[in-house]
RNA sequence: GCCAGGGUGGCUCAAUGGCAGAGCAACGCAUUCGUAACGCGUAGGCUGUGGGUUCGAUUCCCAUCCCUGGCU
Numbered sequence: 001g002c003c004a005g006g007g008u009g010g011c012u013c014a015a016u017g018g019c020a021g022a023g024c025a026a027c028g029c030a031u032u033c034g035u036a037a038c039g040c041g042u043a044g045g046c047u048g049u050g051g052g053u054u055c056g057a058u059u060c061c062c063a064u065c066c067c068u069g070g071c072u
Base pairs, nucleotide, nucleotide: 001071002070003069004068005067006066007065010024011023012022013021018055026042027041028040029039048064049063050062051061052060
């Protein structure tokens, strides 16, 4: 340099155009003699960045930054 995949809560991942969710973690309550586990609940992300298309974009298009793998 070329090709492919990826970037979404603290972490691991969903969501293929119509209100951004789950598990774990955190916090609170309940339970227990106490802790853990189990149960109930709360908070936390305007989706890498900037534009475009659209009534409407995590999703489609363009540019750009970063990560992984392959080729040279």
Molecule: transfer RNA
Organism: Candidatus Moraniibacteriota bacterium